[in-house]
Context: one part of a larger RNA
């Protein structure tokens, strides 16, 4: 893992509210007796509950208490309990079931391992050559030197032995700590054998909180024990109604928990509720304004104040107030739209509303619209209104909880829309009519860029000839004065006249060292029809770089479109609506004496938590060991049959071989698929 089987809301008290029975202004007994079978029956009024309350009491009473009060008001009377059984639910108990990290107490433990203590026993071989000591040298004596003897040492190297660097290997190992190389200590603070010692907040520790029998920041075993566990997971048949919440206050609270809000289910009350339509309110938000409070541009005008000057004056900020423009959650001379209050009328039983039981929930997401906080980020975060999702299946949106469109009682191999679609993929138009696009835009983007293109306009030139092109002039005082080496249209600085002329600047650009050259402005000519500017809109172009592989239309693939922009007609398409038959439940009405009865209309019937309702099965009891049964009972195996909406119950057939029902009731160890469940099997 897979089959079997077992495996969680129980029992007892006490309480509180329902029901369902007995009695009833009363109900009812405990212990205890008496009975027998340990029973049933049956006796026992002691208590306990109600019939009276009101005050602190004293005390008084349908009525009292405050109180001077015969006011007022509080709380009371104005008849309904009790006593079992049965359900829900709560208190106490292990209180649905399994789970702890740990506490605490009495044992067991040093045959592992840490320390010690007696008592034993082990270190192949080699190397070094210390202090002493002998002889010689030397010394006044000593020091001191030489050789040689000697053999220290936590001394070297390396084996048994101890250890356990470093890397590999193994890691479902051969092994719950090893293998291999490789390493480090090896006369020592050495290793080791027996015996023996210390103990669990305690021991031992050359300290790692190490070790104390393979997991030690407090050992193991049993016990308190079913410790608690505001966590986590599990919690077993059916069907039918209803149906949230993730919000408010508190909270040693914050993944909890209490009360209110929201759901259920009873009982009461019914024009309450809600929508709409009138009429009356109050506000200060959204706009908006600048009258206050602030802030803040221009202009003007001054008081006032820096700066320079001997001084006239000159020059710079410059409140107030004028004028003109502007800002503002915590500014308003103003102010809607909603939305909320109240009356009233109309629609409705959908809905409210009181009171009693019974809950879950109190970790919400995304959208969209007003906002706070951030960076006018975030699949951010905090509020508010409405939606979905939660707890909603269907259709759309390529795929997608929170986006569109729509709420699934059941069946139909009928039909009509919806959001989206109609050229293939793939249901339906290669539909019509008018434009638009040339970019595959479309089928991602921005500031900002440009003789795309397509419409609308506005100004202005133009057959007395415009734009452009080409041809030719482009000229004179003059090389203007200045400045400068030099400045002659074209380094710079002033000035910018005039003449001639069809026109020509004291020059628009290249150019020269300056000149020269070229060029333009401007003019004629030539040619002949429209140019040139700008303003809006529509589509369209660049700006455009990302990571397996095209990949930013789902695809093919499309260009008078299968794209974009108007207008039409017409199909497709869902669990939406219809249509047919069928089911349930709830109000209504008929008809029944009544039925949890028929029939007819009306509505409803998506569902987590969760609240109710009715059923199915299973085991044991009672009618009862009764109908039934070797002419085959329970039981197991099979069925495409019958009956029930389900659980489920029959009915045949086969097996099995000795019990044993239905029906009606009672009472529980009363349904398995999950808990890393528990036991066995495979």
């Nucleotide at each position: 893992g897979c089959c079997u089987g077992c495996g969680a809301g129980u029992u007892a008290u006490c309480g509180u509210a329902g029901c369902u029975g007995g009695c009833g202004a009363g109900g009812u007994u405990a212990a205890g007796c008496c009975g027998g079978g340990a029973g049933a029956g049956g006796c026992g009024a002691a208590g306990c509950c109600g019939a009276a309350g009101g005050g602190a009491a004293a005390c008084c009473g349908a009525g009292u208490c405050u109180g001077a009060a015969a006011a007022g008001g509080g709380c009371g009377a104005g008849g309904a309990g009790u006593c079992a059984g049965c359900u829900g639910c709560g208190g106490u108990a292990g209180a649905c079931c399994c789970g702890a990290a740990a506490c605490c107490g009495g044992g067991u433990g040093a045959g592992c391992u840490a320390c010690c203590c007696a008592u034993g026993g082990g270190c192949a071989g080699g190397u070094u050559g210390a202090a002493g000591g002998u002889g010689g040298g030397g010394u006044a004596a000593c020091a001191c030197c030489c050789a040689c003897u000697g053999g220290a040492g936590g001394a070297c190297c390396g084996a048994a032995c101890c250890a356990g660097u470093u890397g590999g290997c193994g890691g479902u190992a051969a092994a719950a700590a090893g293998c291999c190389a490789u390493u480090g200590g090896a006369u020592g603070a050495c290793c080791u054998g027996u015996g023996g010692g210390u103990a669990g907040g305690g021991g031992u520790g050359a300290a790692a909180a190490g070790c104390c029998a393979a997991c030690c920041g407090a050992a193991c075993c049993c016990g308190g024990u079913g410790a608690u566990a505001u966590c986590u997971g599990g919690u077993u048949c059916u069907c039918c109604c209803c149906g949230a919440a993730a919000c408010g206050u508190g909270u040693c609270u914050a993944a909890g928990c209490a009360c209110g809000g929201c759901c259920c289910u009873g009982c009461a009350u019914g024009g309450u509720c809600a929508g709409u339509g009138a009429u009356g309110g109050g506000g200060g938000u959204a706009g908006a304004g600048c009258a206050c409070u602030g802030g803040u541009u221009g202009a003007g005008c001054u008081a006032g104040g820096g700066g320079g000057g001997c001084a006239a004056c000159c020059u710079c900020c410059g409140a107030c107030c004028u004028c003109a423009g502007c800002c503002a959650a915590a500014c308003u001379c103003c102010g809607a739209a909603u939305a909320c209050c109240a009356u009233c009328a109309c629609u409705c039983a959908a809905a409210g509303u009181g009171c009693a039981g019974g809950a879950g929930a109190c970790a919400g997401a995304c959208u969209a619209c007003g906002g706070g906080c951030g960076a006018u980020a975030a699949g951010g975060u905090c509020c508010g209104u409405g939606g979905u999702c939660g707890a909603a299946a269907g259709g759309g949106a390529a795929a997608c909880a929170g986006c569109c469109c729509a709420g699934a009682c059941c069946a139909c191999c009928a039909g009509c829309u919806a959001a989206g679609g109609g050229c293939c993929c793939g249901a339906a138009g290669a539909g019509g009519u008018g434009g638009c696009u040339a970019a595959g835009u479309g089928u991602u983007a921005a500031a900002g860029g440009a003789a795309g293109u397509g419409a609308a306009g506005a100004g202005u030139c133009g057959a007395a000839g415009a734009c452009a092109g080409c041809u030719g002039g482009g000229a004179u005082g003059u090389u203007g004065g200045c400045u400068u080496a030099g400045a002659a249209g074209c380094a710079g600085c002033c000035a910018u006249c005039a003449u001639u002329u069809a026109a020509a600047g004291a020059g628009u650009g290249c150019g020269u060292a300056a000149c020269a050259g070229c060029u333009c402005a401007c003019c004629a000519g030539u040619u002949g029809a429209g140019g040139c500017u700008c303003u809006u809109c529509g589509c369209g172009c660049c700006g455009a770089a990302g990571a397996u592989g095209u990949a930013a239309g789902g695809g093919g693939g499309c260009u008078g479109a299968a794209g974009c922009c108007a207008c039409c007609c017409u199909c497709c398409g869902a669990a939406g609506c219809u249509g047919u038959g069928g089911g349930a439940c709830a109000g209504c009405a008929g008809c029944g004496a009544a039925a949890g009865g028929c029939u007819g209309u009306u509505g409803u019937c998506g569902g987590u938590a969760g609240g109710g309702g009715a059923g199915c099965a299973u085991u044991g009891c009672g009618c009862g060991g009764u109908a039934g049964g070797g002419c085959g009972a329970a039981g197991g195996c099979a069925g495409a049959c019958c009956c029930g909406c389900g659980a489920g119950g029959g009915c045949u057939g086969c097996u099995g071989g000795a019990c044993g029902a239905a029906g009606c009731g009672c009472a529980a160890g009363a349904g398995a698929g999950a808990a890393u469940g528990c036991a066995g099997g495979c």
RNAcentral holds the full RNA, with entries from ENA and SILVA. The part of an RNA shown here (large-subunit ribosomal RNA, domain II) has 682 nucleotides and comes from Kosmotoga olearia TBF 19.5.1. The organism belongs to Kosmotoga olearia, within Bacteria. Its mean pLDDT, the model's own confidence on a scale to 100, is 88.